Small-subunit ribosomal RNA, central domain from a Bacteroidales bacterium, 349 nucleotides, folded computationally. Lineage of the source: Bacteria > Pseudomonadati > Bacteroidota > Bacteroidia > Bacteroidales. Rfam family: Bacterial small subunit ribosomal RNA. Model confidence (mean pLDDT): 89 of 100.

Context: one part of a larger RNA
RNA sequence: UUGGGUUUAAAGGGUGCGUAGGCGGGCAUUUAAGCCGGCGGUCAAAUGUCGGGGCUCAACCCCGGCCUGCCGUCGGAACUGGGUGCCUUGAGUGGGCGAGAAGUAUGCGGAAUGCGUGGUGUAGCGGUGAAAUGCAUAGAUAUCACGCAGAACCCCGAUUGCGAAGGCAGCAUACCGGCGCCCUACUGACGCUGAGGCACGAAAGUGCGGGUAUCGAACAGGAUUAGAUACCCUGGUAGUCCGCACAGUAAACGAUGGAUGCUAUCUGUCCGGGCCGAAUGAGGCCUGGGUGGCACAGCGAAAGCGUUAAGCAUCCCACCUGGGGAGUACGCCGGCAACGGUGAAACUC
Numbered sequence: 001u002u003g004g005g006u007u008u009a010a011a012g013g014g015u016g017c018g019u020a021g022g023c024g025g026g027c028a029u030u031u032a033a034g035c036c037g038g039c040g041g042u043c044a045a046a047u048g049u050c051g052g053g054g055c056u057c058a059a060c061c062c063c064g065g066c067c068u069g070c071c072g073u074c075g076g077a078a079c080u081g082g083g084u085g086c087c088u089u090g091a092g093u094g095g096g097c098g099a100g101a102a103g104u105a106u107g108c109g110g111a112a113u114g115c116g117u118g119g120u121g122u123a124g125c126g127g128u129g130a131a132a133u134g135c136a137u138a139g140a141u142a143u144c145a146c147g148c149a150g151a152a153c154c155c156c157g158a159u160u161g162c163g164a165a166g167g168c169a170g171c172a173u174a175c176c177g178g179c180g181c182c183c184u185a186c187u188g189a190c191g192c193u194g195a196g197g198c199a200c201g202a203a204a205g206u207g208c209g210g211g212u213a214u215c216g217a218a219c220a221g222g223a224u225u226a227g228a229u230a231c232c233c234u235g236g237u238a239g240u241c242c243g244c245a246c247a248g249u250a251a252a253c254g255a256u257g258g259a260u261g262c263u264a265u266c267u268g269u270c271c272g273g274g275c276c277g278a279a280u281g282a283g284g285c286c287u288g289g290g291u292g293g294c295a296c297a298g299c300g301a302a303a304g305c306g307u308u309a310a311g312c313a314u315c316c317c318a319c320c321u322g323g324g325g326a327g328u329a330c331g332c333c334g335g336c337a338a339c340g341g342u343g344a345a346a347c348u349c
Base pairs, nucleotide, nucleotide: 003321004320005319006318007303008302012317014200015199016198017197021193022192023191025087026086027085028084029083030082031081033080034079035076036075037074038073039072040071041070042069048066049065050064051063052062053061054060090190091187092186093185094183095182096181097180098179103175104174105173106172107171108170109153113149114148115147116146117145118144119143120142124135125134161168162167205246206245207244208243209242210241215239219235220234221233222232257316258315259314260313261312262311266293267292268291269290270289271288272287273286274285275284276283298305299304322349323348324347331342332341333340334339
């Protein structure tokens, strides 16, 4: 454990799939478990409570009602549940189109960076607030040619698009997931949510094997400074990249769980469809789905939200209940470890 809440005050699970469970469209008919009513039984007395009464009052005592329940029986049939039949608007299937950085794998490309070889060339380069460490006459920096390597993909590029979330951006191919629109042919409630569970899950991190251009924790040096275990500079290992396995956390954010219905408009943009326009077009009107900006009603403590709700309602899940102690201790579970999950109390204000 009622109640009231969860954008920012405490509080939405990181995300999905889905088990149990909870909840569930329209019509007809049936049943009578829930539900409602009549009658009967039982619920000992005391106590309690309400009304009345007796001791002068009260305590105390007496009388009556209640004690909302349970069981049986006879009925009722609106609603919920069960059965049966039907329906198509929810959901799904089919057919025709469409957009997209959704995913996986392979191949290819240019610029930049670093390195190697060679050419030109000579005394500086680099770096900073200023310097120094560093690099350079064993020829650096600069520049030209060729080659190698790894990583990331300029412009396009956008309140753009796709994805459940994390996330996804050079080009091509293959495989593959989801979505939208149009037709309304098919199934006929097949739905929603979802405790456990399972799967996915940025970065950093871990194990094994590879790779290592750049950048770069740690570390070293140079500066700065009172000091400087920093900020700045020169280097630089792990890492950053790939494969397999683990880990499972984030300001995993819209700080806003999911689903359905309803509730003024205006405006930008993306993807479809129809009509008008016109030989194709620009454009206009209507319509469906996304993504933004204002704003009415309403909501809100306010900021603000406002058909993508934080409005009005229903269903399901998760979570909150003063601050610190503390996301700690202990126990348990998981992990190679790091650590993660669950998660207190004393005490104190």